Predicted 3D model of a 76-nucleotide RNA (transfer RNA) from a Nitrosopumilales archaeon.
Lineage of the source: Archaea > Thermoproteati > Nitrososphaerota > Nitrososphaeria > Nitrosopumilales.
Its mean pLDDT, the model's own confidence on a scale to 100, is 81.
Rfam family: tRNA. By type it is a transfer RNA. Rfam links the family to the GO term triplet codon-amino acid adaptor activity.
[in-house]
């Protein structure tokens, strides 16, 4: 140094390739309830997100286009 994936909630990831379906969603945690003598577990509800970062196209970007940051991997 060049090449290949990845970066979305507290953890795991989908969602991208085909910009709008509107309000970014799932399971897991986490908080209230409900059950229960009481905890688990079950059910029902709520909280949580500048989508890695700054710019750019566009009416309209997590997405498409540029730069840079980390992370794992090859190859020099």
């Nucleotide at each position: 140094g060049c090449c290949g994936g990845g970066g979305u909630a507290g953890c795991u990831c989908a969602g991208c390739c085909u910009g709008g379906c509107c309000u970014a969603g799932a399971g897991u945690g986490c908080c209230a309830g409900a059950c229960u003598c009481u905890c688990c577990a079950u059910c029902u509800g709520g909280a949580g997100g500048u989508c890695g970062u700054g710019g750019g196209u566009u009416c309209g970007a997590a997405a498409c286009c540029c730069a840079c940051c980390c992370c794992c991997g090859g190859c020099a």